Overview
A computed fold for an 80-nucleotide RNA from an Opitutaceae bacterium, annotated as Fluoride riboswitch aptamer (crcB RNA motif). Model confidence (mean pLDDT): 76 of 100. Its Rfam family is "Fluoride riboswitch aptamer (crcB RNA motif)". Gene Ontology terms of the family: response to fluoride and positive regulation of gene expression. The model forms 100% of the base pairs in the Rfam consensus. It was read from a public genome assembly, where an Rfam model found it.

RNA sequence: AUUUGGCGCGGCAAUGGAAUCUGCCUUCCCGCCCGCGGGUGAACCGCCGGAAUCCUCCGGCCGAUGACUCCUACUGAGAG
Numbered sequence: 001a002u003u004u005g006g007c008g009c010g011g012c013a014a015u016g017g018a019a020u021c022u023g024c025c026u027u028c029c030c031g032c033c034c035g036c037g038g039g040u041g042a043a044c045c046g047c048c049g050g051a052a053u054c055c056u057c058c059g060g061c062c063g064a065u066g067a068c069u070c071c072u073a074c075u076g077a078g079a080g
Stems, first nucleotide, its partner, number of pairs: 010025004016071003020067002028039005046061006
């Protein structure tokens, strides 16, 4: 100097919030009052069928969860 692995901060998992758990990403640069700010990269941005041929279009399905338990919003039914 390069590569790989582990740990940590942080981020993400199709519509809001929280606890717990699971999975994935986690590359760098600059400035400053040294833990902040501004950029950058990755994970991520629902599914199915047909057409188009890689710009996309049409039709269908479907959930506030990645999983679970609650809260909130929306919808339907019943009771008071």